[in-house]
RNA sequence: GGGCUGGUAGUUCAGGGGUAUGAACGCUUGGUUCGCAACCAAGAAGUCGGGGGUUCAAAUCCCCCCCAGUCCA
Repeated sequence: GGGCUGGUAGUUCAGGGGUAUGAACGCUUGGUUCGCAACCAAGAAGUCGGGGGUUCAAAUCCCCCCCAGUCCA
C1' cells in the first nucleotide's frame, strides 16, 4: 500500500429500510435478611465511530475518512 471482517447502553453482543418494546451482565431504588450474598419488583443509561449522499423514511443502502482485528505484498 491492497483485500476481508468489525465499530450499537458502563461491558459483551443481537438487530441489515418502517417507533432503539433490544438481550445478558453491570449500575440505582425498593422488598426480603440481624446484616451481607442470592432472589423478587421497578428504574436510569444510546449523537448506532465521524462526515456527505439516496429515500416519504437510514443503525440498516452508497461514497469518503477514522479506529480495531486478520490476510496478502

RNAcentral holds the sequence, with entries from ENA.
The RNA shown here (transfer RNA) has 73 nucleotides and comes from a Candidatus Bathyarchaeia archaeon.
It matches the Rfam family "tRNA". By type it is a transfer RNA. About the family: Transfer RNA (tRNA) molecules are approximately 80 nucleotides in length.
Taxonomically the source falls in Bathyarchaeia (SeqCode) (Archaea, Thermoproteati, Candidatus Bathyarchaeota).